RNAcentral holds the sequence, with entries from Rfam. Predicted 3D model of a 147-nucleotide RNA (SAM riboswitch aptamer (S box leader)) from Paenibacillus spiritus. Rfam family: SAM riboswitch aptamer (S box leader). On this family, see Huang et al., Nucleic Acids Res 2021: "Structure and folding of four putative kink turns identified in structured RNA species in a test of structural prediction rules". Rfam describes the family as follows. The SAM riboswitch is found upstream of a number of genes which code for proteins involved in methionine or cysteine biosynthesis in Gram-positive bacteria. The prediction has a mean pLDDT of 77.
């Protein structure tokens, strides 16, 4: 770099160093010397992880019941006890470790639907149409896995 999959409306410093840039790309619109990027510390979150509850029942042990078949070995169903994988939990709980994140919805931007603020007209109708919303996509970010 590629593929799969989940998530992306919440959350997080008036700290130190540093000095001019930054918000992926393009356009926009923003942030920035009342100090950008970057680094350190702090913090947030809970993807990996641990744990709890409820399901789940592979399988094992015990027991020797019922049926079928039969030369023998056997086959099916059921009983009791334990119980792996896996699943779910309007944020179940935790945060030692691995990441991640810490302006603005992933800052906005495509398509469809819905919506109708508001505007226009040859005005009990016709035309245009903002915000908010829903779904799908493109691009991207992050985790986990694959290769």
């Nucleotide at each position: 770099a590629u593929c799969u999959u989940a998530u992306c409306a919440a959350g997080a410093g008036c700290g130190g160093c540093g000095g001019a840039g930054g918000g992926a790309u393009a356009g926009g619109c923003c942030c920035g010397a009342u100090g950008a990027a970057g680094c350190c510390c702090g913090g947030c979150a809970a993807c990996c992880g641990a744990u709890c509850u409820u399901c789940g029942g592979a399988c094992a042990a015990c027991a020797a019941g019922c049926g079928c078949a039969c030369a023998a070995g056997g086959c099916g169903c059921g009983g009791u006890u334990g119980g792996a994988a896996g699943a779910a939990g309007g944020u179940g709980u935790c945060a030692u470790g691995g990441u991640g994140c810490u302006a603005a919805u992933u800052c906005c931007u495509g398509c469809a639907c819905a919506g109708g603020a508001c505007g226009g007209a040859c005005a009990u109708u016709c035309c245009g149409g903002a915000a908010c919303g829903u779904g799908c996509g493109c691009a991207g970010a992050u985790g986990a896995g694959a290769g």